[in-house]
């Protein structure tokens, strides 16, 4: 407020985002089914499948007041031999005749896409029993047939013949009209045919009785009511891969038939009729009121209830009747079942029960006519599986209950945990008090019933009506009420990862399993199974199936088409749709009022009745529709007229690679001829094939041929598109501009249709220079059916005819209107000073608003509106199959399904990547020096071997690594021998008594079994304490597994310069900005600019060592000057200068100068300075990456083990050895080796030690003595180097492996398996292939010294120390790695990515297929039952007529040829799916030959190549444009 009561989303594509788009879920519902469970009641519902077959019983009869009668029962009467018999006499009544009913009620949904249904309307084209009203009549006569009797046939069902008989049966006569037929007249009405009324004439047609005498019937006519029939408008599923259908078909005239119209049927005539607004054909289906859902619009459904239709074993047919072509009637055909005496018969549950079958699945062979309704009857009454009730079933809806209150030691059990304890189950239980619905027992006890009828009173029109009393209950002793005792009789199911409410433990270990979608499960599963706990619903709960919703995911409400699916290749144009201004009319659409209808039930609202509710009931509203009528006239339509602005015409200009045909031209190429000329040419990344001494290539001249048209030339121009380019001529067409005039809406779009339509391709005939699919050869390659090269045929060209497709693209349909601007350009026109400017039509670029998912579009729209057409609806299968149309073919057009997946996509973002680009850095390359790779040995690893060769580390980032030191030990491994609360430690208890020590046997030892000796401290004398082993108990132990459960630690990218945050801003968002840009730096270092401003972790600095100086301090260090002393030495006194030591300071900052630069900064052989631009070195490692490494350093969760996977011991092994690799040492020699002599460090270590010195030994070393707990003593000799001598290029005086012998040292012990010494031996090796490593200055190279570990040592290793001490860097093209910016991407596990096709294997659905087997439909022909119609001489009948016969039609049947459709089929085609098959590598990056489209051709395969096209190609260069100054 007159009117509204109504609308929710989520998961899933991605690393993340937005969008598109599908899949899935949450809700409601069901005639349901299944699983688990189950206390009660009320109300409803209950074969959705086999319209399959049915045993048995019942479901339609009734009337004696229609009839003849009397089979059964009862009564009466009579007779009787007492057994019984007779008698229709009475009540009644079987069968029969007759009447009415049986066409209702009940069932089912097969068929039917149709006037079947719904709605509205018409019948002037109709019928209607019973009922009501009105009018008239109801007179006379007759013949039969059942029953019955007699007699046949038959197994039966049944049936034949003869005889008797009644009626409300049948027939005849009479009467009769407002009835019917024929024919007149008049009036009047209607939209037409025509109707109605009045009035004549002629003809025809009726009846039934019963009776209690009241009445009930009967006949005719009219009217009503009810029911039925017929016509018409509108509505009513899918398929066009069904496009043409139709011969009684469409219409007419005339007949027949019907209640009635009509091709309904027939004869004749005409040739129509239906169809793109979907005929015909095929498939499916009963329709509706309604039901479910939904905000609605819709969508789906059509159980129960109600209306209509259709059917009754399948099919056909008629009869009777008011009504049927008849569910419980008939005839015939067929299938099936049953009976049979085999001759013949019987039957129809889709009525109610019930049975079998089918199925996931659907009930009792119940009671009653008490009520309601129906049939018959006058009635009583009879019948009624309609109906009313009961039974079964949680099938649904509704209601009730399974107790309520109190009760904390928060009991016990269970479960979990951070476990002496806590939490939870849980006020739950126990316990106390209370209640008694339900159930049980007992008692009472209905409503539904009032009529008919009987009795009686009253009224009365005598038909009947009203009042009182009586009779009648299946359900049912049910509902309901009362009482008693007593918590007593009563809870389950599903779920708990997200969606989605609800969490833990155990078991399992990609198994078993779950799953609606996403997805869980591979040893810590909230996802599987169990348990505890929790959540939801509850006598139910879940699952499955189906429908609607969500789904705006077919979009009318309410969608889209540049790139996601989607604009037709382009135009012309038919139908159709839409359409300028104005006037008048009309009133079809439209709007409003009114009337009728829209059944009832249902839904909704207000009330009533069951204790409530479900349920039921009264009233209302609604029923959005259709019909009729009255009005309105703005808009649309229609009719008539007018107009000029849309459109067109005319005139004059102008433009162009517009089209067709002809002619002409020059350059180039190739070929030919001639000439010059000589050895090569050509080609490539490099080559080869090829050409060439028979003279090529090259050069010159001439000739011939075909094709294409440089420059101009342009983001130019023209055309509808495809497309169009030398010049010129002819013809044709078009656009634009300007202008007067003319026509007067003539317009727009356009399904079908028609025309055009690149390249390739096809046909016929020409032509053929160059190019060039196929093909051949040469290369490349693993291969190379390719890319490259040499050739080369179709073809490319012309004429004519086909083909009809392209990335036919602006991936953007056509037309009209509206909406800011800037610039460029083409062609006109106007003005003007030629600047410049206005205007029209194009062609482009950038932008505003707006739009868009974004990219982007933006007056040339993808903006805002209008009209019309085309197209889309997840990916794949597939533009495939089948069918049809077109084509010579290639093929084109149209165009599915099964099956399969949960995605497939679009745009943009961040990364990563690129055989993309730009910039920069690094011993990255280059320039150098020295190595490794070859030899021998050492060492580590792999492999192999073994009882064991313990374990780990494995590209860079494992391999002289863990290990900074394996003979035993270590040691973890193997063999063997032993122990079991254990090898260690702690605590408690018990007994023992010391402990210790000494010692025996056995043994390899460990161990096992003993022997001897022996008590300590305190004391209140009870005992206590200490210590030790033993026993018991509690805590063991594990180098066993998992580094993918972890902590900690570490490697690497990388000492690379990066990684982020807050606020703000931009973007729908992921994100971006900052951090990019211009410079600069070693550096995200700093400066400038900037929608950014700041900040953090990194960089740098602060720390240590080192280079210079100063100060302070001088012992163990130093010694210049002074003194002393020695063979000599800082040895001594002393000194504090120097070196040095170790504390503190100074110093370096581009500070100064010059140049460049805005600055930061850079450059300089600058100055100064010990050092110069980070002086050199170290420590220091951002966010993160690699599930990197380590459970065997340590720690630690979980698992495993407990007389062993623990512990002890001996021996062995880790040291093996055909071989392969890494890292090293020593060498190959003269820049060297050997011998002799001589010089100079630093940093370290030392008492279980380093050891001077002396002696012995050739030596390793031994013996003796000494110093040093260290700036004091020792290790300790530094070596390379320098000087001298020797060797003279050789397997050597190089090299030292290997082997033999003899020793030393350590150690319990040197066999496996130590080092060192001496003597002897004297291998390989003469500078190292491909390849590869380190290093930019005190560096490389080279030389030695020390230390850790350690008894000793396999150390040539590692970590440090100093000595000597170079070369080179032009430079950033390339290799490798990295940083930043940008670009592409189909990658995101991130290029070690993704991904394509053949082949092989398994499974699945499907196409073709010689055929084979069915199905329905139509056609033609044959035959034809019942029946109907027609004809008819013989037979019957007096006749009417009948039988019979003949003809026509026809169900079924048969035959035939086709079409359609389904199943199956050897074989065959492709398709889909499936952790780890084969071959290649096509695509994504410039994907390594840019890709893709069409076409042709070739090839194992992806694919390659040719021709034309596209950008949905990267990069580079140039050009153009835009923006800014």
């Nucleotide at each position: 407020a007159c009117a509204a009561u109504g609308g929710a989303g989520a998961g899933u594509u991605u690393g993340a985002u937005a969008c598109u788009g599908g899949c899935u879920c949450a809700g409601g519902a069901u005639g349901a089914a299944c699983g688990c469970u189950a206390g009660c009641g009320g109300c409803a519902g209950g074969c959705u499948u086999a319209a399959u077959a049915c045993a048995u019983g019942c479901a339609a009869g009734u009337c004696g007041a229609g009839g003849g009668g009397u089979a059964a029962c009862a009564g009466g009467u009579c007779c009787u031999u007492c057994g019984g018999g007779a008698u229709g006499c009475u009540g009644a009544c079987g069968a029969c005749c007759g009447g009415c009913a049986a066409a209702c009620g009940g069932g089912u949904g097969a068929g039917u896409a149709a006037c079947a249904c719904g709605u509205a309307u018409g019948c002037a084209a109709u019928c209607u029993a019973c009922c009501u009203c009105u009018a008239a009549c109801u007179g006379g006569g007759g013949c039969a047939c059942a029953a019955c009797u007699u007699u046949g046939g038959g197994a039966a069902a049944c049936u034949g013949a003869a005889g008797c008989u009644a009626a409300u049966u049948c027939c005849c006569c009479g009467u009769a009209a407002c009835a019917a037929u024929a024919u007149g007249a008049a009036a009047u009405c209607g939209c037409a045919u025509g109707g109605u009324u009045u009035u004549g004439u002629a003809u025809u047609u009726a009846u039934a009785a019963u009776u209690c005498c009241g009445a009930u019937g009967g006949u005719u006519a009219g009217a009503g009511a009810u029911g039925a029939g017929c016509g018409u408008g509108c509505g009513u599923c899918c398929g066009a891969u069904u496009a043409g259908a139709u011969a009684g078909u469409u219409g007419g005239c005339g007949g027949g038939g019907u209640a009635a119209c009509g091709g309904c049927c027939c004869a004749c005539c005409a040739a129509g009729u239906c169809a793109a607004c979907g005929a015909u054909c095929g498939g499916u289906a009963g329709c509706u009121g309604a039901u479910g859902u939904g905000a609605g619009a819709g969508c789906a459904u059509g159980a129960u209830c109600a209306g209509c239709c259709a059917c009754a074993c399948g099919g056909g047919c008629a009869c009777u009747g008011a009504g049927a072509c008849a569910c419980g009637g008939g005839c015939c055909c067929g299938a099936c079942u049953c009976c049979u005496a085999c001759g013949g018969g019987a039957g129809g549950c889709a009525g109610c029960a019930g049975u079998a079958g089918g199925g996931a699945a659907u009930a009792u062979u119940g009671g009653g006519c008490a009520a309601u309704g129906g049939a018959g009857g006058a009635a009583a009454c009879u019948c009624u599986g309609a109906c009313c009730c009961a039974g079964c079933c949680a099938u649904g809806c509704c209601g009730c209950g399974u107790g309520a209150a109190g009760g904390a030691u928060g009991a016990a059990u269970g479960u979990c945990c951070u476990a002496u304890g806590g939490a939870u189950u849980g006020u739950a239980a126990a316990c106390u008090u209370c209640u008694u619905u339900u159930g049980u027992u007992a008692g009472g006890g209905a409503c539904g019933a009032a009529a008919c009828c009987c009795c009686u009173g009253g009224a009365u029109u005598c038909a009947u009506c009203c009042g009182g009393g009586g009779c009648u209950g299946a359900c049912g002793g049910u509902a309901c009420c009362u009482a008693a005792a007593g918590a007593a009789u009563a809870a389950g199911c599903a779920c708990c990862g997200g969606c989605u409410a609800a969490c833990u433990c155990c078991g399992u270990g990609c198994c078993a399993g779950c799953a609606g979608c996403c997805g869980c499960g591979g040893u810590a599963a909230u996802a599987c199974g169990g348990a505890g706990g929790g959540u939801g619903c509850a006598a139910g709960c879940g699952u499955u199936a189906u429908c609607c919703g969500g789904a705006u995911u077919c979009a009318c409400u309410g969608g889209g088409u540049u790139u996601a699916a989607a604009g037709g290749g382009u135009g012309c144009g038919u139908a159709g749709g839409u359409g300028g201004a104005u006037u008048a009319g009309u009133a079809a659409g439209u709007c409003a009022g009114u009337g009728g209808u829209g059944a009832a039930a249902g839904c909704c609202c207000c009330g009533g009745g069951c204790u409530c509710a479900a349920c039921u009931u009264g009233g209302g509203a609604a029923u959005u529709g259709c019909c009729a009528u009255u009005g309105a006239u703005a808009c649309u339509g229609c009719u008539a007229g007018u107009c000029u602005u849309g459109a067109g015409u005319u005139c004059g200009g102008u433009u162009g690679a517009g089209g067709u045909a002809g002619g002409c031209g020059g350059a180039a190429u190739a070929a030919g001829u001639c000439a010059u000329g000589u050895a090569g040419c050509g080609g490539u990344g490099a080559a080869a094939u090829g050409c060439u001494u028979a003279g090529a290539u090259a050069u010159g001249a001439c000739u011939u041929a075909g094709a294409a048209c440089a420059c101009c030339g342009a983001u130019u121009g023209c055309g509808a598109a495809g497309g169009c380019a030398g010049c010129u001529u002819a013809c044709c067409a078009a656009g634009c501009c300007g202008a007067c005039a003319c026509u007067g809406a003539c317009a727009c779009u356009g399904a079908g249709g028609c025309a055009c339509g690149a390249a390739a391709g096809c046909g016929u005939g020409g032509g053929g220079a160059g190019c060039a699919a196929a093909c051949a050869g040469g290369a490349u390659u693993a291969g190379a059916u390719a890319c490259c090269c040499u050739g080369g045929u179709a073809g490319u060209c012309c004429a004519c005819g086909c083909c009809c497709u392209a990335a036919a693209c602006g991936a953007u349909g056509a037309u009209c209107a509206u909406u800011c601007g800037a610039c460029a350009u083409u062609a006109g026109c106007g003005a003007u000073a030629u600047a410049c400017u206005g205007u029209u039509a194009g062609u482009g670029u950038c932008c505003a608003a707006g739009c868009g998912a974004a990219a982007g579009c933006g007056u040339u729209a993808a903006a805002u509106g209008a009209u019309c057409c085309a197209c889309c609806u997840g990916g794949g299968g597939a533009g495939u199959a089948c069918g049809c149309c077109c084509g010579c073919a290639a093929g084109g057009g149209u165009g599915a399904a099964a099956c399969u997946c949960a995605a497939a996509g679009u745009a943009a973002u961040u990364g990563a990547c690129g055989g993309g680009g730009g910039u920069c850095c690094g011993c990255a390359c280059a320039a150098g020096c020295g190595g490794u790779g070859g030899a021998g040995c050492a060492u580590g690893u792999g492999g192999u071997u073994u009882a064991a060769u313990u374990c780990g580390a494995u590209g860079a980032u494992a391999c002289g690594c863990g290990a900074g030191g394996a003979a035993c030990c270590u040691u973890a491994c193997c063999u063997g021998g032993g122990c079991u609360a254990g090898a260690a430690u702690g605590u408690g208890c018990a007994a023992u008594g010391a402990c210790u020590g000494u010692u025996u046997g056995u043994g390899a030892a460990a161990g096992c079994a003993g022997a001897c000796u022996u008590u300590c401290c305190c004391u209140u004398c009870g005992g206590g304490g200490a210590c030790a082993g033993u026993g018991c108990a509690c805590a063991a132990g594990g180098u066993g597994c998992u580094g993918c459960a972890u902590g900690g630690c570490u490697g690497u990218c990388g000492u690379c310069a990066g990684c982020u945050c807050g606020u703000g801003c931009c973007g729908u968002g992921a994100g971006g900005u900052g951090u990019u840009g211009g410079g600069u730096u070693a550096a995200g270092u700093c400066c400038c600019g900037c929608a950014a401003c700041g900040a953090g972790c990194g960089c740098a600095a602060c720390c240590c060592c080192u280079a210079u100086c100063c100060u302070u301090a001088g012992u163990u260090g130093c010694c210049a000057g002074c003194g002393g002393g020695u063979a000599a030495u800082g040895c001594c006194g002393g000194g504090a200068a120097c070196u040095c030591u170790a504390a503190g300071g100074a110093a370096a900052c581009u500070g100064c100068c010059u140049g460049c630069g805005u600055a930061a900064g850079c450059a300089g052989u600058g100055a100064g300075g010990a050092a110069g631009g980070a002086g050199g070195g170290g420590a220091u490692g951002a966010c993160g990456u690699c599930a990197a490494g380590u459970c065997a350093u340590c720690a630690u969760g979980g698992c495993c083990u407990u007389u062993a996977u623990g512990c002890c011991c001996a021996g062995g092994g880790c040291u093996a050895c055909a071989c392969a690799c890494g890292u090293g040492c020593u060498a190959c020699a003269a820049u060297g080796g050997g011998c002799g002599g001589g010089a100079c460090a630093a940093a370290g270590g030392g008492u279980c030690g380093c050891u001077a010195c002396a002696c012995a030994g050739c030596g390793a070393u031994g013996u003796g003595c000494u110093g040093c707990u260290a700036a004091u003593c020792c290790c300790a000799a530094a070596a390379a180097c320098c000087c001298g001598c020797u060797c003279u290029c050789a397997g050597u005086u190089c090299g030292g492996a290997u082997c033999g012998g003899a020793g030393u040292c350590u150690g319990c012990a040197a066999c496996u398996c130590g080092a060192c010494u001496c003597c002897g031996u004297g291998a390989a090796g003469c500078u190292g292939g491909a390849a590869u490593c380190g290093c930019u200055a005190g560096u490389a190279a080279u030389c030695g010294c020390a230390g850790a570990u350690c008894a000793g040592c396999a150390a040539u290793g590692c970590u440090g120390c100093g000595g000597u001490g170079a070369a080179u860097a032009c430079g950033u093209u390339c290799c490798c790695g990295g940083a930043c910016c940008u670009u592409g991407u189909a990658c995101a596990c991130a290029c070690c990515g993704c991904c394509c096709g053949u082949c092989a294997a398994g499974c699945c659905a499907u196409g073709g297929g010689a055929g084979c087997c069915g199905g329905g439909u139509g056609u033609a022909c044959c035959c034809a039952a019942a029946g109907a119609c027609g004809a008819u001489a013989a037979c019957c009948g007096c006749a009417a007529g009948g039988a019979g016969u003949c003809g026509u039609c026809u169900a079924a049947g048969g035959u035939a040829a086709a079409a359609c459709u389904g199943g199956u089929g050897a074989c065959u085609g492709g398709g889909g799916c499936u952790a780890a098959g084969u071959c290649g590598u096509a695509a994504c990056a410039a994907g390594g030959u840019a890709g893709c489209c069409g076409u042709a051709u070739c090839g194992g395969a992806a694919g390659g190549u040719g021709c034309g096209g596209c950008u949905g190609g990267a990069a580079u260069a140039c050009c153009u444009c835009c923006u800014u100054u």
Model confidence (mean pLDDT): 84 of 100. This is a predicted structure of a 1525-nucleotide RNA (small-subunit ribosomal RNA) from a Chitinophagales bacterium. The sequence was found in a public genome assembly.